The RNA shown here (transfer RNA) has 74 nucleotides and comes from Auraticoccus cholistanensis. Its Rfam family is "tRNA". It is annotated as a transfer RNA. The organism belongs to Auraticoccus, within Bacteria. It was read from a public genome assembly.
RNA sequence: GGGGCGAUAGCUCAGCCGGUCAGAGCAGGGGACUCAUAAUCCCUGGGUCGCGGGUUCGAGCCCCGCUCGCCCCA
Numbered sequence: 001g002g003g004g005c006g007a008u009a010g011c012u013c014a015g016c017c018g019g020u021c022a023g024a025g026c027a028g029g030g031g032a033c034u035c036a037u038a039a040u041c042c043c044u045g046g047g048u049c050g051c052g053g054g055u056u057c058g059a060g061c062c063c064c065g066c067u068c069g070c071c072c073c074a
Base pairs, nucleotide, nucleotide: 001073002072003071004070005069006068007067010026011025012024013023019057028044029043030042031041032040050066051065052064053063054062
């Protein structure tokens, strides 16, 4: 230098063929249970979807550029 994959909640990750509230588990907060703790159960807060543009009535998803990480080629 060329190419592939990835970046979504504090963490690990879903999110199909563009629309429906942006979700799950764990973690956090509150409660139940218990003599108490753990476990279990109930409720609950938390998001610039890496950044900037574009297309579209509408973008996490499509297109372009960039940044970062991993890998391959040279």